RNA sequence: GACUUAUCCAGAAAGACUGAGGGAUUGGGCCCUAUGAUGUCUUAGCAACCCGGGCUAGCCGGGUGCUACCUCCCACUCCGAAUAUUUCGGAGAAAGAUAAGGU
Numbered sequence: 001g002a003c004u005u006a007u008c009c010a011g012a013a014a015g016a017c018u019g020a021g022g023g024a025u026u027g028g029g030c031c032c033u034a035u036g037a038u039g040u041c042u043u044a045g046c047a048a049c050c051c052g053g054g055c056u057a058g059c060c061g062g063g064u065g066c067u068a069c070c071u072c073c074c075a076c077u078c079c080g081a082a083u084a085u086u087u088c089g090g091a092g093a094a095a096g097a098u099a100a101g102g103u
């Protein structure tokens, strides 16, 4: 990295260094950003999955992960509605992320 399964409207930020872009990719929208983006590190926190423990409390420890915005929203298909060639709502797909498995 291919593949399988599950989850994705919950939750959780400060500091140091860095110094201009960032919110995965493409297009559009919206938003964050020199009152410091991004990245790295430290500390703190959260508790989704797994492992262990257990007094069985959605408790404790550990591994991974995560700590702006629903995976920030839309895009493709289907259904419904309306102020109707657009807008709104719902379901799903694709893509992505994370975990566990696995070659």
Stems, first nucleotide, its partner, number of pairs: 001103001003101006013043005021032003026075004044067003048064006071095001076092007
Model confidence (mean pLDDT): 80 of 100. The RNA shown here (SAM riboswitch aptamer (S box leader)) has 103 nucleotides and comes from Owenweeksia sp. The sequence was found by an Rfam model in a public genome assembly.